[in-house]
RNA sequence: ACAGACAGUGCGCGAGAGACCGAGGUGGCGCCGCAGGCGUCGCACCGGCACCGAAGGCGCAAAUCCGCCCGGAAUCGCUCAGGUAAAAGGAGCGCACUGUCGGU
Numbered sequence: 001a002c003a004g005a006c007a008g009u010g011c012g013c014g015a016g017a018g019a020c021c022g023a024g025g026u027g028g029c030g031c032c033g034c035a036g037g038c039g040u041c042g043c044a045c046c047g048g049c050a051c052c053g054a055a056g057g058c059g060c061a062a063a064u065c066c067g068c069c070c071g072g073a074a075u076c077g078c079u080c081a082g083g084u085a086a087a088a089g090g091a092g093c094g095c096a097c098u099g100u101c102g103g104u
Base pairs, nucleotide, nucleotide: 001104002103004101005100006099007098008097009096010095011094012093013092018049020048021047022046025043026042027041028040029039030038031037032036050084051083052082056080057078058077059076064073065072066071
């Protein structure tokens, strides 16, 4: 110097699934026969059923990969957690810079 692996930072791309139902609370608006009541819209929390998989977590029973067994892994499986308009988040991918590692 070159290509590579890994990590960090920045930028870009980035899926799926009810803007579901219920009770109380709270705020706005409106109405009435106004110490109050009713309607409607929003918000957070709680509960219920349905559903999704791409933070994290768990598992290799099936299929896949590490040539086979063993053992292990994931973008596979589970759905604890998380999520189901937008926003946010988001595995992973691309680019740039920095660092580490080994190679030529």
Glycine riboswitch aptamer from Hydrocarboniphaga sp., 104 nucleotides, folded computationally. The sequence was found by an Rfam model in a public genome assembly. The source organism's lineage runs through Bacteria, Pseudomonadota, Gammaproteobacteria, Nevskiales and Hydrocarboniphaga. Of the family's consensus pairs, 85% are formed in the model. The coordinates come from a structure-prediction model, not an experiment, and the mean pLDDT is 79.